[in-house]
Parts: sequence; C1' cells; structure tokens
RNA sequence: CUCAUCCAGAGCGGUGGAGGGACGGGCCCUUAGAAGCCGCGGCAACCGAUGGACCAAAGGUACGCCCGGAGGGACGUGGCAGGUGCUAACUCCCGCGGAGAGGACUCCGAGAGAUGAG
Repeated sequence: CUCAUCCAGAGCGGUGGAGGGACGGGCCCUUAGAAGCCGCGGCAACCGAUGGACCAAAGGUACGCCCGGAGGGACGUGGCAGGUGCUAACUCCCGCGGAGAGGACUCCGAGAGAUGAG
C1' cells in the first nucleotide's frame, strides 16, 4: 500500500502499584486494586491443516447420459499439540459528508483505528 472483517463470543490467579478505554471531546472502568509482566483457562475461526456435496480445464476415447481429473468449491471439523488475534461497554459513543425530523434522535456512507492475509 491492497483486500476482507469489526451489532456475536470469551476470565481467574500471581505480581505490580495508578492508571486505563488509539487520538480529541464525551461518557465510563479503576485502591472493593488500573497499565504492564507471568501462569492457567476460554472465545473466535483470518491463515494453515483436514473433511467435503457439487462444478470442472487439459488430455484420452471402445464415441457412450464415456473415461479423466488440473483447478474451483457451498458447507463442516478446534478431542487440529499449527501461525496470529481477542477475552467491560457495537470499534463504548461522537468526530467528516448526506437523508429524514421542529428537535432529541434515527439511518446511510466516508475517514480514523483494530485484526488477518498478501
């Protein structure tokens, strides 16, 4: 930089000692113990692995609704010792543009951010 996803899901202990939720504004969480680190669990299923209905190129043909199977593939498997990720709140909400409404607000899209793959 490109592409996909982001309204679901999943926590305890030890250590630590005041911060954390990306940024700004809100609003939250936190000394009934924040971040970080360690241990053990868990969630999910992006990649990998694996099963796979079905589709099917080249080629081959005894020409047959034939053989053949490169490759694709809905949908599955975490009792898959794999690579990541995640485990308060919709990505906590908004932040730019648009639509509806008197307005609160609702909806759509973009941006930013996060994760994965390249």